[in-house]
RNA sequence: CAAUUGAAGAGUUUGAUCCUGGCUCAGAUUGAACGCUGGCGGCAUGGCUAAAGCAUGCAAGUCGAACGCGAAACCGGCUUCGGCCGGGAGUAGAGUGGCGAACGGGCGAGUAAUGCGUUUCUAACGUGCCCCGAGGUCAGGGAUAGCCCAGGGAAACUUGGAUUAAUACCUGAUGAUCCCACUAGGCCGCAUGGCCCUGUGGGCAAAGCUCCGGCGCCUUGGGAUCGGGAAACGUCCUAUCAGGUUGUUGGUGAGGUAAUGGCUCACCAAGCCUAAGACGGGUAGCGGGUGUGAGAGCAUGACCCGCCGCAUCGGGACUGAGACACUGCCCGGACUCCUACGGGAGGCUGCAGCAACGAAUAUUCCCCAAUGGGCGCAAGCCUGAGGGAGCAAUGCCGCGUGAAGGAUGAAGCUCCUCGGAGUGUAAACUUCUGUCAGGAACUAGAAAGAUAUGAUCGGUUCCAGAGGAAGGGCCGGCUAACUUCGUGCCAGCAGCCGCGGUAAUACGAAGGGCCCGAGCGUUAAUCGGAAUCACUGGGCUUAAAGGGUGCGCAGGCUGGCCUGUAAGUGUCUUGUGAAAUCCCACGGCUCAACCGUGGAAUUGCUUGGCAAACUACAGGUCUUGAGCCCGACAGAGGUCGUCGGAACGCUAGGUGGAGCGGUGAAAUGCGUAGAUAUCUAGCGGAACGCCAAAGGUGAAGACAGGCGACUGGGUCGGCGCUGACGCUCAGGCACGAAAGCAUGGGUAGCGAACGGGAUUAGAUACCCCGGUAGUCCAUGCCCUAAACGAUGUGUGCUAGGUCGAGGAGGUUUUGACACCAUCUCGGCCGCAGCGAAAGCAUUAAGCACACCGCCUGGGGAGUACGGUCGCAAGGCUAAAACUCAAAGGAAUUGACGGGGGCUCACACAAGCGGUGGAGCAUGUGGCUUAAUUGGAGGCAACGCCAAGAACCUUAUCCUAGGUUUGACAUGCACGGAUUAACUCCCUGAAAGGGGAGCCACGCCUUCGGGUGGAACGUGCACAGGUGCUGCAUGGCUGUCGUCAGCUCGUGUCGUGAGAUGUCGCGUUAAGUCGCUGAACGAGCGCAACCCUUGUCCUUAGUUGCCAGCACGUCAUGGUGGGGACUCUAAGGAGACCGCCGGUGUCAAACCGGAGGAAGGUGGGGACGACGUCAAGUCAUCAUGGCCUUUAUGCCCUGGGCUGCACACGUGCUACAAUGGUACGGACAAAGCGAAGCGAUACCGCAAGGUGGAGCAAAUCGCAAAAACCGUGCCCCAGUUCGGAUUGUGGUCUGCAACUCGACCACAUGAAGGUGGAAUCGCUAGUAAUCGCGGAUCAGCAACGCCGCGGUGAAUGUGUUCCUGAGCCUUGUACACACCGCCCGUCACGUCAUGGAAGCCGGGAGCACCCGAAGUCGCCACGAUUCAGUGGUGCCGACGGUGAGCUCGGUGACUGGGACGAAGUCGUAACAAGGUAGCCGUAGGGGAACCUGCGGCUGGAUCACCUCCUUU
Repeated sequence: CAAUUGAAGAGUUUGAUCCUGGCUCAGAUUGAACGCUGGCGGCAUGGCUAAAGCAUGCAAGUCGAACGCGAAACCGGCUUCGGCCGGGAGUAGAGUGGCGAACGGGCGAGUAAUGCGUUUCUAACGUGCCCCGAGGUCAGGGAUAGCCCAGGGAAACUUGGAUUAAUACCUGAUGAUCCCACUAGGCCGCAUGGCCCUGUGGGCAAAGCUCCGGCGCCUUGGGAUCGGGAAACGUCCUAUCAGGUUGUUGGUGAGGUAAUGGCUCACCAAGCCUAAGACGGGUAGCGGGUGUGAGAGCAUGACCCGCCGCAUCGGGACUGAGACACUGCCCGGACUCCUACGGGAGGCUGCAGCAACGAAUAUUCCCCAAUGGGCGCAAGCCUGAGGGAGCAAUGCCGCGUGAAGGAUGAAGCUCCUCGGAGUGUAAACUUCUGUCAGGAACUAGAAAGAUAUGAUCGGUUCCAGAGGAAGGGCCGGCUAACUUCGUGCCAGCAGCCGCGGUAAUACGAAGGGCCCGAGCGUUAAUCGGAAUCACUGGGCUUAAAGGGUGCGCAGGCUGGCCUGUAAGUGUCUUGUGAAAUCCCACGGCUCAACCGUGGAAUUGCUUGGCAAACUACAGGUCUUGAGCCCGACAGAGGUCGUCGGAACGCUAGGUGGAGCGGUGAAAUGCGUAGAUAUCUAGCGGAACGCCAAAGGUGAAGACAGGCGACUGGGUCGGCGCUGACGCUCAGGCACGAAAGCAUGGGUAGCGAACGGGAUUAGAUACCCCGGUAGUCCAUGCCCUAAACGAUGUGUGCUAGGUCGAGGAGGUUUUGACACCAUCUCGGCCGCAGCGAAAGCAUUAAGCACACCGCCUGGGGAGUACGGUCGCAAGGCUAAAACUCAAAGGAAUUGACGGGGGCUCACACAAGCGGUGGAGCAUGUGGCUUAAUUGGAGGCAACGCCAAGAACCUUAUCCUAGGUUUGACAUGCACGGAUUAACUCCCUGAAAGGGGAGCCACGCCUUCGGGUGGAACGUGCACAGGUGCUGCAUGGCUGUCGUCAGCUCGUGUCGUGAGAUGUCGCGUUAAGUCGCUGAACGAGCGCAACCCUUGUCCUUAGUUGCCAGCACGUCAUGGUGGGGACUCUAAGGAGACCGCCGGUGUCAAACCGGAGGAAGGUGGGGACGACGUCAAGUCAUCAUGGCCUUUAUGCCCUGGGCUGCACACGUGCUACAAUGGUACGGACAAAGCGAAGCGAUACCGCAAGGUGGAGCAAAUCGCAAAAACCGUGCCCCAGUUCGGAUUGUGGUCUGCAACUCGACCACAUGAAGGUGGAAUCGCUAGUAAUCGCGGAUCAGCAACGCCGCGGUGAAUGUGUUCCUGAGCCUUGUACACACCGCCCGUCACGUCAUGGAAGCCGGGAGCACCCGAAGUCGCCACGAUUCAGUGGUGCCGACGGUGAGCUCGGUGACUGGGACGAAGUCGUAACAAGGUAGCCGUAGGGGAACCUGCGGCUGGAUCACCUCCUUU
């Protein structure tokens, strides 16, 4: 100098958001354990489990300076050979005696207070050894261990006799300031009381030894130390433990103790403890401290220190200064051991060690050298205390495993876009160093104290050589770190969220990387994060949470002023708060860990002083809180009585005569025995219309006809009175809807249960007809509701506006009205503020205070058990195991609704024509088959892929045959000049196989040849695949839908998701446009631009056209010519609500009109927003991955794709007369044509054939248009309708028409007479109807498809309904978005748990029996004394018996619960969830549930009323 420097969050509920809320993670720590790995050292630590059991050794002895006794081996000497003497040696040894053994060491079973901690007290006490002071130490005596002799016993041990010493024992003396009794006096204290002092009487002591230095002994006072006792305060969980206690509480007396005390006893009294938790149960040694934390706290009590308790379990005393004694004694129990069976011995929770237990914890080591302890005068002895070493990475700390240089960035490995990249200066290589470990020599220091003394550790120097020394976890996010391969919801991972179903940074491996490092991870545990129990520092309208309401004891809190006190409080102070630890400074080990010295701190308790604001207490005072008095007022406040009318039912009578009633529709039911309807009279019970309200009253539940009686509360006004008398309220008491219970009444209507009828798949329901309890009254219970404002009570404060109820004022001369201000109550709107938001907002959910109640994730569960209340039903109180990663609140965007509003669409309606019936065609399903290839599957698959299946096509379709570098592409190597192509032959169904003939090219050339490319053969790479995955993809397409929508920027609003814009009003085909508006703009869509068609103009004029002119023909634009017209094809014009009138907001626009070829988008087409359907397509194509490679490739023959009981879709033709048929006649458009269209002509009944003009086309051809028009016939019939089917004969195409083509002719002549339920298309040149053309194509199954023109309607001007769509709004438990979500029974499996006849075990007490040892007492014997012996009394451990209590285990069976894969039955809830839901209660039912009664809105929708806001 310093010693208070300290606070982080993240993941996970949702489509997204904010909030609530739990779960999880990152940190630190450990007496740890486990996995992998492991070089050295220092310092620490190390049986947490069985306070279960222990072999063996050691852990407490010492003293000859208390005492008596007393060997042996061996050596020497002697010997009569028996032995003796001396030394060993007064040694070893045991014994008597003293001190110690009560310390030290271990452990934590018990203990919730006899404990511990802090502060006090002891005037109620003790204290050996030690220190100081005073005094003393005299005279006697008898024993007894040992030794010896004898005896018993297996042993342990023990008996008798004789003998002996003492600091052992006993007697006597002396003696005090010592003790006791009495006593004069003095002082003091918080009480009992203490101290000093005077006198008298009584009582009590001793031990000697010696080295002569000393050491002891006795009495007494004091000190020190260590103890005993007491008090206050603090000290875990449980109230599902609420009452406990009989020595209990107190007193008097006695006993006992060192000492107080019911500590014990006798007697007396009846107390004592308890909600501030007694008593009981569970758990636990306590503290200093330790871990964590910013702190407050929370958790903990290993090692070290203090205290307590224990020593195999239980009891007991003895000795002693001290024990009820860990290695002492006695008794009892269990266990173990010895035994000769008669008896004995033992106690590791000391140090080691064993076995057991367990996830788990060390050496049967060395030494007393140091520190300390016991004994001793001392030397010394003892000391598993202690000092050390050993084992263990168990922890903390330190060091090392090398350093510098070194790029061709080596090799290997991994990845790759094949270029390269990474590992990586890393290695190799070069130059060095020498820590640690190893070896050698010497040696300070730990040794104090002159010498001596080290178990163990240490110090210094040298030698050699990079040598002996690196791993673990992780890499989806949290959380630092990424690629490849393998696997394919498998194997596996996982702390949470979650990964894995063929492209896995999440599994496994590899490469790479990240973090730590002799360690790294995992598990367990504590604190933290967690403000997630909130003192610091939370909440309760809807998330969990306000008690149903009031009264009120205890408790908590309590108005203004004054005075006092000083308990709390503040400040200063005294003592204490042990040491160690933490912190700071300095110092010692080379550093650090570790250790030392000093300080700080120890937030506490305590002593004394001061202060008096606040709280408290005491006294006084005040009136504003509270209450009282007087006068008024309103009211469904309560109880009782009485009266009334309407309605309803019943009874009687009258009228009347067939139905009534009921429903969505019906039926059951009632009625000719007279109902319903209607009139009259009577009876009965329940409820009280209008007034009436958003209204009033009450604490709440609740309260409604009139009148009366009794009664509670409230408000206003007024002088006055009391003087804080107040607020809240655990327990307690009272009240408490409906349902329900008991007893007795009553019963009109309604109406659980029940019966019947309907509905329905069923209908234990909803609807209907009946109907019992009940509903009503009296009395007594029950005590619960969505008992709600989901909002406890009280007080104060904080903008307003408005409406209603009650009161009393002011202004105006009075009254009314009106206005103004005011008190109380009931509503609405709204500012600040608050809130997660919705919202609340003087009636707070704002700002504060006081008090109470309640909450702490979801489920299990308001359940079980227990207690308590109840007649019962049941209420109140109230868990756990187990399970999940959420459950929730508010709001947002969507989607959806058997919600609402507005609008649109051939959606319906109005019409026209069809389909569904028939035959045929075609596609599909199914069936069949060797195969009937594959795909498409509601709309949006099904005349679709397929705009052409006899072969081909054609496919992993089938059968059979063949082939393997391949039918096709590219590259490399080798071969040889043969081959390939072409011609021919054999075999074969063909493909294919075999063979023969024939024949090359470029360049160089020495003319022999060489070489090269194509081709062929062989081999290698590879080809090939209509194989799989459309859920890996691109592209393309369908659909919603040509619907009007879908978005963005900026701004604004909102914490946010989001909203606004895009809503509203009007308008439109349209988010089209206009207006308003916190929006202003913009984009993709709409529209327009494009094509076509409708009118006109200009230009152009062949192959088209032909008015006029001319020529020609039987006739024809045939020819010359012409450009007028038509037409062709290029460019323009034209239409814009432009004009007029009206409507409308002076708007947008709409309606009507004029003009015009066309009028409000003129008609048609192309054009398809953001997106949806994991929609379709891997078989058009492309493509990732996978699979296949003598086959799933390729070639080929034949067959199949055409199969047929049947079902469906799409079509054609019909059923006929608006028709059929025959003959005659007229008018198109758009196309196509060379391997083609093919004219005229001829042949054939015809299909067609022969033939070939013309034409690559406004020229020629296909080509006849048909419906239509005219005329004739048919005459309503299975027909002159209809044409299927079948037979025969043909034609054409083609290599080939059997399976399996089309067409023609003749013959045949089926069903079918307009089509059930249902269903489709179409709003104008449309429907309907008629034909023509084209693509594909040899031909054709085309009646299909795509186009073209001809003829040419009807109906609707509406939006109730069906379907679909758009916008706004509403509800939602949906978000995979209603094809959603979701409930309960039943069945199966697993798990935990409740009940249960019982069975088993533990714990604590109670009563009784027995009664060891032992203390205390008594009796007898004995005895000089002390003892002792025998007997006995009280108490008394263990043990036994009994009745209960309590805890746990188990238990046939049984109850519910949780979870589980795609089980069964229904559909309860979420939308008006299709009967609104929910709460309480009661009954019923397979189940969710249904019904009755009362309540709530946390109910949608419509209408009415009222109020509010705005204009």
Overview: This is a predicted structure of a 1511-nucleotide RNA (small-subunit ribosomal RNA) from a Phycisphaeraceae bacterium. The coordinates come from a structure-prediction model, not an experiment, and the mean pLDDT is 83. Lineage of the source: Bacteria > Planctomycetota > Phycisphaerae > Phycisphaerales > Phycisphaeraceae. The RNAcentral record of the sequence draws on ENA and SILVA.